[in-house]
Context: one part of a larger RNA
RNA sequence: UUGGGCGUAAAGCAUCUGUAGGUGGCUUUUCAAGUCCGCUAUCAAAUCCCAGGGCUCAACCCUGGACAUGCGUACCAAGCUGGAGUACGGUAGGGGUAGAGGGAAUUUUCGAUGGAGCGGUGAAAUGCAUUGAGAUCGAAAAGAACACCAACAGUGAAAGCACUUUGCUGGGUCGACAUUCACACUGAGAGAUGAAAGCUAGGGGAGCAAAUGGGAUUAGAUACCCCAGUAGUCCUAGCCGUAAAUGAUGGAUACUAAGUGUUGUGUGUAUUGACCCACACAGUUCUAUAGCUAACGCGUUAAGUAUCCCACCUGGGGAGUACGUUCGCAAGAAUGAAACUC
Numbered sequence: 001u002u003g004g005g006c007g008u009a010a011a012g013c014a015u016c017u018g019u020a021g022g023u024g025g026c027u028u029u030u031c032a033a034g035u036c037c038g039c040u041a042u043c044a045a046a047u048c049c050c051a052g053g054g055c056u057c058a059a060c061c062c063u064g065g066a067c068a069u070g071c072g073u074a075c076c077a078a079g080c081u082g083g084a085g086u087a088c089g090g091u092a093g094g095g096g097u098a099g100a101g102g103g104a105a106u107u108u109u110c111g112a113u114g115g116a117g118c119g120g121u122g123a124a125a126u127g128c129a130u131u132g133a134g135a136u137c138g139a140a141a142a143g144a145a146c147a148c149c150a151a152c153a154g155u156g157a158a159a160g161c162a163c164u165u166u167g168c169u170g171g172g173u174c175g176a177c178a179u180u181c182a183c184a185c186u187g188a189g190a191g192a193u194g195a196a197a198g199c200u201a202g203g204g205g206a207g208c209a210a211a212u213g214g215g216a217u218u219a220g221a222u223a224c225c226c227c228a229g230u231a232g233u234c235c236u237a238g239c240c241g242u243a244a245a246u247g248a249u250g251g252a253u254a255c256u257a258a259g260u261g262u263u264g265u266g267u268g269u270a271u272u273g274a275c276c277c278a279c280a281c282a283g284u285u286c287u288a289u290a291g292c293u294a295a296c297g298c299g300u301u302a303a304g305u306a307u308c309c310c311a312c313c314u315g316g317g318g319a320g321u322a323c324g325u326u327c328g329c330a331a332g333a334a335u336g337a338a339a340c341u342c
Stems, first nucleotide, its partner, number of pairs: 004313002007296002012310001014193004021186003025080004049065006083183001084180003088175004095169007102146001106142008117128002154161002198239006207233002212228004250309006258287002261284008291298002315342003324335004
C1' cells in the first nucleotide's frame, strides 16, 4: 500500500533493439459504446457554508436554504504536413572490423673496450659480480605499449575507443527541398551488447605481477619497504554476465530570463581572398534569474512547468542469507523469504 516517492535519506534495470500492452499530430465526415444533453428516479442523515432561533453567553442544540462540479476520447471514410522515415548534396570524428608498416624504450643473447664493484634502502641485508658484473659502443632477437600533439576537445547505446596507413563498414549532423503521409512514443516478457577479474582449449611470454621464497622492520609482521618470482596480463575460439557498470539523475515530447567558452555545419555582412563580426541548428563546459529543493544544490543538457509509458521503493538487523527453481565446466549469477530481535 496513497491524492506519496525514486541526485545525496529506501528506490532508475549496466546499455540498447523490439513483441504484446498502454498512450498518441491537424482538418472534415460516419457511428453513438464511453462521454455529454433532456426527462424520471436517486445521489440518506449528520458534517462543512449561509440566514434565523433555543439553553443567561459560548461550546452545544433546533429550523430553513445552499452545496454535491467539469473535461478529454474511440470507430468509419477522405485528406493535410508541422511529428517520423526515405531519397539528394555536403561535412566532422581515438565509431567498428580485417590487413600492412614504423620508431623510442625495456629485457635477453653475441662481439668489443675496460677492470671492481653494482644494485637497493630511512638505514641495511638478501641479490648480481674476477667463470669479468655494473658502465660505454656495435649487431641481433622477442614481446607488449604507442611519449609530445592532448584540450572542462572528439566519438560511440553503454562497456569503451589514440603511432602511421589501406580495404570493408555502422551511426550522427547540416543544407536545400523531393517523396511517403502519423508510418509515432514507451515497452512486461524476449533478444543483443556488456570493463576488470575468473574458467576451458591451443599459442605466446619482454616488462609488470596475485600466490610463493628470501632479506628487512617489529613485541609479533602471514603486511607496508627491498631482492627474486608463478598464474595472469597478450593472441585465437568459446564461457562467465558482474562493478562506486555514476550524471549515484529511465525514455520521449512541449514550454519557461540571460551571459560566457568551445566542437561541427550553414546563412548574412565584409573582403581580392582568408580571417573578424552577427544569426541559426546540432553537441559540449561554466556562471546565473524565475521556479524547485530538508538542505546541499539543480537551473533550456532541470532536480522548473506539464503529458505519456516502463522499472523500482515502503523502519534497522536477520539478508541479498535459507529453501526451491533457472542458467553456468566451475567460480558463481538471477529470482528471493521467514522465525527471531531492536
Overview:
Small-subunit ribosomal RNA, central domain from Picea mariana, 342 nucleotides, folded computationally. Lineage of the source: Eukaryota > Streptophyta > Conifers I > Pinaceae > Picea. Model confidence (mean pLDDT): 84 of 100.